The RNA shown here (FMN riboswitch aptamer (RFN element)) has 131 nucleotides and comes from uncultured Adlercreutzia sp. The organism belongs to Adlercreutzia, within Bacteria. Its mean pLDDT, the model's own confidence on a scale to 100, is 84. The RNAcentral record of the sequence draws on MGnify. Of the family's consensus pairs, 100% are formed in the model.

RNA sequence: GUUUCAGGGCGAGGUGGAAAUCCUCACUGGCGGUAAGCGGUCCUUCAGGCCGCAAGCCCGCGACCCUGCGUCCGCGCAGGCUGAUCCGGUGGAAAUCCGGGGCCAACGGUUACAGUCCGGAUGGAAGAGGC
Numbered sequence: 001g002u003u004u005c006a007g008g009g010c011g012a013g014g015u016g017g018a019a020a021u022c023c024u025c026a027c028u029g030g031c032g033g034u035a036a037g038c039g040g041u042c043c044u045u046c047a048g049g050c051c052g053c054a055a056g057c058c059c060g061c062g063a064c065c066c067u068g069c070g071u072c073c074g075c076g077c078a079g080g081c082u083g084a085u086c087c088g089g090u091g092g093a094a095a096u097c098c099g100g101g102g103c104c105a106a107c108g109g110u111u112a113c114a115g116u117c118c119g120g121a122u123g124g125a126a127g128a129g130g131c
Stems, first nucleotide, its partner, number of pairs: 001131005011025004026116002028105002030061004037053006056103002065080006085101005107119003
């Protein structure tokens, strides 16, 4: 440079004129990093090395939204906004392991309030792979 890929989830019951939106139970978890776990491998062994996987709530990123500037009106650039974790255990050390409890989830729409339905979106994109 080019090309491909790149998000999951409402089932049951209750109330009601009306709810996959409320209530009880249920279900889901993008991308990069980190890693005391697990697996593999090198090594005669130990020690140790290397590789793979491993966090929704630890550090970042992306989508959405807002502002400014530019624009060939397709969008581009810059800036902003951007959710949620505690307790116990083990240990030299745990935001990551083990056990338990809790919490979070853009905007617009809708006979009634949406992480799970519909829509912008056959879009965009963090990024991953191929050539």